[in-house]
Description: The part of an RNA shown here (large-subunit ribosomal RNA, domain II) has 723 nucleotides and comes from an archaeon.

Context: one part of a larger RNA
Order: sequence, then C1' cells, then structure tokens
RNA sequence: GCAAGGGAAUUUGCUGUAGUGGCGAGAAUAAGUCUUUUUAAGGACGUAUUCGUAGGGAAACCGAAUGUUGUGCAGCCGCUUCGAGCGGCGAGACAUCGAGUUCAUAGCUUUAGUCACUGCGGCCAGACCUGAAACCAGAUGAGCUAGUCCUUAGCAGGCUGAAGCCCCCCUUCAAGGGGGUGGAGGGCCGCAACUAGUGAUAGUCUAUCUUCUUAGGUGACUUGGGACUAGGCGUAAUAAGCGAACCGAAUCUGGUGAUAGCAGGCUCCCCCUGAAAAACCUCUGAGGGUUGCCUCGACGGAGAAGGAACAUGGUGUAGAGAUACUGGUUAAAACGUAUUGAUUCGAAAGGAUUGGCGUUUUUCCCAAACUCCGAAUCUAUGUUCUUCGCAGAAGUCGGGAGUAGGGGUGCUGGCGUAAGGUUAGCAUCCGUAAGGGUAAGAACCCAGCUCUGUGUUAAGGCCCUUAAAUGUUGGUUAAGUGUUAGUAAAGCUAGUCGUUAUCCUAAAACAGUGGGGAGGUAGGCUUAGAAGCAGCCAUCCUUCAAAGAAAGCGUAACAGCUCACCCACCUAGGCUAAUGGCAGCGAAGAUUAUCGGGGCUCAAACCAACUGCCGAUACACAGAAGAUUUUUCAGUAGAAAGAUUCCUUGUAAGGGGGUGCCCGGAUGGCAUAGAAGCUUGUUCGUAAGAACGAGUGGAGCUUUUCGGGAUAUGGAUCCUUGC
Repeated sequence: GCAAGGGAAUUUGCUGUAGUGGCGAGAAUAAGUCUUUUUAAGGACGUAUUCGUAGGGAAACCGAAUGUUGUGCAGCCGCUUCGAGCGGCGAGACAUCGAGUUCAUAGCUUUAGUCACUGCGGCCAGACCUGAAACCAGAUGAGCUAGUCCUUAGCAGGCUGAAGCCCCCCUUCAAGGGGGUGGAGGGCCGCAACUAGUGAUAGUCUAUCUUCUUAGGUGACUUGGGACUAGGCGUAAUAAGCGAACCGAAUCUGGUGAUAGCAGGCUCCCCCUGAAAAACCUCUGAGGGUUGCCUCGACGGAGAAGGAACAUGGUGUAGAGAUACUGGUUAAAACGUAUUGAUUCGAAAGGAUUGGCGUUUUUCCCAAACUCCGAAUCUAUGUUCUUCGCAGAAGUCGGGAGUAGGGGUGCUGGCGUAAGGUUAGCAUCCGUAAGGGUAAGAACCCAGCUCUGUGUUAAGGCCCUUAAAUGUUGGUUAAGUGUUAGUAAAGCUAGUCGUUAUCCUAAAACAGUGGGGAGGUAGGCUUAGAAGCAGCCAUCCUUCAAAGAAAGCGUAACAGCUCACCCACCUAGGCUAAUGGCAGCGAAGAUUAUCGGGGCUCAAACCAACUGCCGAUACACAGAAGAUUUUUCAGUAGAAAGAUUCCUUGUAAGGGGGUGCCCGGAUGGCAUAGAAGCUUGUUCGUAAGAACGAGUGGAGCUUUUCGGGAUAUGGAUCCUUGC
C1' cells in the first nucleotide's frame, strides 16, 4: 500500500417541550401483597405520596362575579342588484368597567389537568470515538550497569637504573669523588596477551559491529566466580551519568474509560428553508454565557416595505468664506503706550532713528476640534403609485441550532512614506455559487445550475491554434510602438500628422551665391602697450544703397577673418510662438524569452464610425419531475382537474419523507428439478436501491405487515489477520 473483518451521539435517573393515547376537577400509583400458567411487555389489590383544583403580599395577613360593556377573527344565519356586496349572532382573541391582593389599577391573578409511550433538548454520570505528558499505591528487578566486600586469574620482550650495601680515593669531624653491587618507580618503548575507543562521513547493514589508525599496558591496572546497596531510593574520581536496548525520577499491575477549552476521526438517499464570522460580560480573547442573524411549530387576524414621485419640515458635511466669531498668519499705514528697550545728536532743555505691545484701517494666505453662509445626500410625516399579503403579512409565544478567526471590490473617512498595511461606515460579491469570458486565477465582467430537447442572445470575440469577417469607410503609428485592465516619472526631441495666431512676401520674402561693410578715429581715460573687441566713461557726427565709437574669432599691440546693415542674382511661399494626436530618448539583472503561442506593418496595432456572425446551465418555446396550494371525488392509504405574475444553487444548521441490514410476533411463499453468497448482463426507480436472466456455488432463504435495535464506513500516522 491493497483486501477482508471490527470500528464512533449510547444507556440509567431527574427534568423542559411537542405529538399520540387513557381518564378528567381530578389524574397516577411507589415499595409491597395476592394471583394465573402460556413465567413475562400477564392480572388484581395497595391512595403513603406527587401534580392539579386560588391568588396576592417581604411578612403579618387578606382572599376572587367562569361577572359588565364594547370591538370583532373563524364559523353560522338572513337579505341580495349574485359583487371581493349588505345585515345579524358571534366560542376563542383584544379592550373596558368591575372582583382579589397590595402603600399603589405599578404589577400579578380571576378554571384543565394528570398519567403513559414516542421524538427533540437540558442536568448527573466515562456520556460520540481515539489520543497525552503526568499523579498516587502496591509489587518486580544490581544475570546490563555504578560502587563496595570475599575469593580467583593475568600482565612477551626490551630500556632506564632511586635508596641501601661493598671497595677505592680524599678527609680533623661531618661531608665529598670514583667504581661496583642493588633493583625502586600510579618510570620509558612495545600491533605479545589484555583493556580502551582518537581519527577515517572507510567497510558493513549492523538497535553502537569490523578494519586501519590511536591510547593504556605493575597499576587509583585488568579480570572469572560468590555476595550487598532499590525508585524521591540506590550508586556515582558529577556526565543529572548508571540502575536489564527505557532514567531531570526504572519497570509491571492497579486507581483508570485520569483529565485534555487541544488535535484527528464520525458510516445510506431524496425534498423544503437556510445562516454567522457581530454587540455586551467573562483570569476572558484557541473557550463559554446573553443578545443578534437561521430553522420548526403555535397563537394572531390586516396590514407590511433600505421601493418611486411629490409636498412640508429637520441637518451643518462637500464646497466656500474672512469688519460673521475663535485661532493662526504676510506686508504696510495711523494713533496710543511705561519711574521708557536699543542706537544716536546736544552742555542742557530737548530732538532724531529703530524696536516691543495694544487699538484701528488696508492687504497676502489658512483650520478635524472656526462659521456670516451652504448643496448633493440622509431622514421624519403626509398623499399617490409600486411590490408583497386572507393560499395568512405585521406582531407575540415556544422547541432546535450553528456562528462569535472572516475576506475581496467600489465609494466615503481615520492612522501610516508606503504595503497583498491597518482601522471604521454604506453597498455588493466570495465565504455557502455552478455555467460563459479574462491564456491560467475565491471574490473583475456576463450570469444565479430541477431534468430533456430546439432556438436567440450577454460579457467577450471573429488570420492560425479556436466557434465566428484575412468585413466595410476615413485617419494615425515605423517605434514590432503595439497586439496586456494589471502602469513607469520628472525632463528632453527640425520624428511625424493636425489646429490656432502675429509678422514678412511678385514694390521679390526665407535660404543660398557674388559684392560692399566706409570717413572723423588709434573716441576719451587707463596702460609698458589698449588701435571696434583686458578694464572705466561716453556711445556722437559725416559720406552713403548700406555700414555698431562694434555681436564673435584673432594679435604682445597692430594686422587678419566673420557678423549686424546694404546692393545684385534667384524664385514662391517663409520665420516665429502656442496647442493637440501618435512616436522616440530618459529605461540597469541574473538559463535564450516571451503579446497564452504562432505570427502580424494602407495590420491581425491605435483612433473614429458602420454592417454581419460566433458565443452561457442567461432568455424564449415544448415536454417531464418536485415543492407549495385550491376544488371535486373517495374516505386510514389515495385519484382527477386546476393555480403559483420572477416557486426549484447552497456550507454550518433546523424541518419533512424514504432505502438497506439484523432480531422477534403475525402472515404468505420458495428450495438438491439447486437456497444463501459471489461474478456478469438487462430492465425499473430522482436516489438510497429493487426485480429478472446467465454462470458459479452446494443448503437453507424470504414477501407483506407490526414491533425492537450493539443497524449502513474510505479515511481516525485507527485495531486484527492475510498478501
């Protein structure tokens, strides 16, 4: 991993509520006693006790008229012009007046219960199943290992050469020197044995091994056997090491189904409805409680609504404003201001300049916590319409939940440089929504899927991939720009196409070419020099078609070359500015690189138009099914005919109806002329499933109906067995 089998909301007691049944102002027995034979789901008795029959009040205590009057649903009756009409009675319901109580018409009360069974909940219990780490008790362990005690065994060979002793020398003593002898040492070397385990990511595939390498190797050495110490305890040259492959508290059994707000798992079908990720409280934020939102039932009995328009009110945002306030703020003026700030003139008196502060005037710019103003919106009430509603709305009561980690987009805000950021409001979608488009994609666009069939469209597309136009008309782009909603900016461009405006122009413009571009004068000053051209001042006059006391290059200074300006030639538009479209530069990333791809250039790009076509579960039509509901027939099942204008998606969850399995009662059947089971096929049913045929198999099985459940498996690192 596969297969088979097992495998998860159960049961007791109490209790709430709903349904069904019995009896009913009452209902029921409990323990127990007696009894039957078919001995269990039997019958009878048993009235203790419980609930109900009266409430109110803190209490003392007091103690109800199933009443009065009205509105009026269902229903019934009458009338009827047969209308969705009119009238009457009117259980229940609601209101009012009473009654009870009480300080109090503030509140509560003024007549249906009770027992059993069943469904769904709550509480006590293991309480849907599985899962801790732990805690406690009692036992079992020192054949592993730690330490200790007794006893046993082992350590090739070689080296070094302590003390002591002997001899000789030296020597006052003591000491000293030399030579021998001797054989000490947690001494040395050492692949002998033995012990250890440094390195090799080697070998092996082993729950710590092997090989090579390395360390110890007469010692605090190693070792066989026998004993002792035991779990909050031992032992420990302390590593919290070791105590039987487990140790920051062993193992086994029990308490034990410990507890787990945590994690995983939780088994058949169809139909109806269908959420929430919020508020408040919480040693609370991984949970829970109450409310909100969902569902189911009952009561109720006529209106309801984030809809539209209009009318009449409310508001103080956006915007705007500034002698309309508060606050900030630029520039200026006038006046005022003190035992007079600074500077300054004067011998002094006194004066001048410039500040500070205040008031007034003019002026620039501002505000979430400014407003003389002031929309759109939003909102209240009313009228009319629209939609929903007697096939039962609004409202009220009760049973059952889930949810309380939310997220995206658009608009409006706060915080933040910003963020796939965070935090609010309104709307919407995803969540819980399939289908079509967007290459691919939770929430973007179209569009809300019962089933079958045929058409038409939406968004988006129509060269090929790929269904449909290589469609039509007019422009733009040359950058493969682009063909991407999902970006590039400031800035720059005689790229190109438009628009607007002034000016020049056949009395010849603009560009080009040829010529002129002079004289006073080298202006004056300065300077070594300064001659148009280092610098300062001035910038005139003359001759002219025109020519600056010079716009630039140049020289040491001159010289020289251009320009402005003028003439001629030539010839038809030209210079400038602003603005719009497309385009270019600005523009740097790691495999070669993406428009989804191929590819595309009077496009298959962009702009502006037009006509066709394709394209969804949308829309239309037809049929079928379901749901809700009406009428008639039938009368425990049900059948027929209608209605539903926009009924039919769905997670958590609520409600309804079914299928299968096992057992029991009743009932009807099948089976060696072949039961169950298994394999396979056909048919029926919306489905769970059912029926039948064939094969296999070889002995039991089952319809219908009622009752009862240890009742449905793919998952749980599920359990057991097999492979």